RNA sequence: ACACAAGAUAGAGGCGCGGUGUCCAUCAGUAACCUCCCGCACAUAAGCAGCUUUAGCGGGAUGCAAAAGGGGUCAUCGCCGAAGGGAAGAAAUGCAGCUGCGCGCUUCUUCGCUGGGCUGGCGGAUAAUAUCCGGCGGACUGUCACGUGAGUGGAGCGCUAUCUGGUAC
Repeated sequence: ACACAAGAUAGAGGCGCGGUGUCCAUCAGUAACCUCCCGCACAUAAGCAGCUUUAGCGGGAUGCAAAAGGGGUCAUCGCCGAAGGGAAGAAAUGCAGCUGCGCGCUUCUUCGCUGGGCUGGCGGAUAAUAUCCGGCGGACUGUCACGUGAGUGGAGCGCUAUCUGGUAC
């Protein structure tokens, strides 16, 4: 000097990622509630079964009239395995109470998967044609490798820069 693997720090990708707040639409002229009418009541409702408790229950008309969850906008904060999703496990919590089950929701741990957004179609979630999630397809984009080139291939356990010490020549 060059090569290789390792560690530390900094950094890049771009309709980039996540949190919080704001406003807006949706949910919805729906639920709830007031008044009236009808039906049922050894019934019925509160997720299911058993036991209990509580309440009348269901439908219609008029009036009044939401919210949560999900989303978009803008702002702001933290970031670049950002983060997302899956499986298993643990804890907390909602569905009147207890037991069992089921459904939902939050947090944490472990192990896999996905470079990124866009888009087509399919499947799922959802009130939803919004939006989100997953597989597949497409072009794009950053990156590395191979190739004269057109291009092809890989994955973030990646890539770039600097530093540290190490190994081989």

The RNA shown here (Lysine riboswitch aptamer) has 169 nucleotides. Its mean pLDDT, the model's own confidence on a scale to 100, is 79. The model forms 100% of the base pairs in the Rfam consensus. The sequence was found by an Rfam model in a public genome assembly.